The RNA shown here (c-di-GMP-I-GGC riboswitch aptamer) has 88 nucleotides and comes from Sulfuricurvum sp. The sequence was found by an Rfam model in a public genome assembly. The model forms 95% of the base pairs in the Rfam consensus.
[in-house]
């Protein structure tokens, strides 16, 4: 320096079930495993969702669309840091 390949010693945990915080989207703690080579961390682009204030539009719950608050890092990009590793 290298993502070809296998691997899992150790690591994380979806779904659901619980207890808990939050209006919610969600977060955190237990349980549990579908998965994962960054399923480590940063909301920086985009993206989804949530509350809200405005507007279109409609008359019926709901839709569009812009601001503004927030959530997702196991949606996609980008920064940051680490296991592993032929081969050179």
């Nucleotide at each position: 320096u290298g993502g070809a390949a296998a691997a899992a010693a150790g690591c994380c945990a979806a779904a659901c079930c619980u207890g808990u915080c939050g209006c919610g989207a969600g977060g955190c703690g237990g349980g549990g495993a579908c998965g994962g080579a960054a399923a480590g961390c940063c909301a920086c682009g985009g993206g989804u969702c949530c509350g809200u204030a405005g507007a279109g539009g409609a008359u019926u719950u709901g839709c569009u669309c812009u601001g503004c608050u927030g959530a997702c890092a196991g949606c996609c990009g980008g920064g940051c840091u680490g296991c592993c590793g032929a081969g050179c």